[in-house]
Molecule: transfer RNA
Organism: Candidatus Peregrinibacteria bacterium
RNA sequence: CGGGGUGUAGCGCAGUUGGCUAGCGCGCUAGCAUGGGGUGCUAGAGGUCGUGGGUUCAAGUCCCACCACUCCGA
Numbered sequence: 001c002g003g004g005g006u007g008u009a010g011c012g013c014a015g016u017u018g019g020c021u022a023g024c025g026c027g028c029u030a031g032c033a034u035g036g037g038g039u040g041c042u043a044g045a046g047g048u049c050g051u052g053g054g055u056u057c058a059a060g061u062c063c064c065a066c067c068a069c070u071c072c073g074a
Stems, first nucleotide, its partner, number of pairs: 001073007010026004019057001028044006050066005
């Protein structure tokens, strides 16, 4: 320098012909159960979907540029 992949909650991830309120597991907080802990059950908090534009009635999803990580090639 050229090409590919990934970027969604604290961590790991799903989200598919664009469509109503963005989810799962672990973790966190509270309550209940226990003498206490572990553990179990219930409820809850937490996201400007990497950044900035574009297309559309509508974008996590499509298009463009850039950024970060990673792989291949030179």